[in-house]
RNA sequence: GCGGGGUUAGUUAAAUGGUAUAACGAUGGCCUCCAAAUCCAUUGUCGGGGGUUCGAUUCCCUCACCCCGUG
Numbered sequence: 001g002c003g004g005g006g007u008u009a010g011u012u013a014a015a016u017g018g019u020a021u022a023a024c025g026a027u028g029g030c031c032u033c034c035a036a037a038u039c040c041a042u043u044g045u046c047g048g049g050g051g052u053u054c055g056a057u058u059c060c061c062u063c064a065c066c067c068c069g070u071g
Stems, first nucleotide, its partner, number of pairs: 001070007010024004018054001025043005047063005
């Protein structure tokens, strides 16, 4: 340089055009002499920019970063 894959919550991961989910975590509560565990509630996310579309995490372009292959 070329080709491919990836980037979603504090973390690890889902979601093939129509309200973005789960687990763990965090916060509050219940329980307990206190704490842990359990249970209940709450919390918060689509890498940046542009385009297509009534509507984009999803399709297209571009940029940044990470990984793999190749010259």

Background: Transfer RNA from Candidatus Falkowbacteria bacterium RIFCSPLOWO2_12_FULL_45_13, 71 nucleotides, folded computationally. Its mean pLDDT, the model's own confidence on a scale to 100, is 85. The organism belongs to Candidatus Falkowiibacteriota, within Bacteria. The sequence was found in a public genome assembly.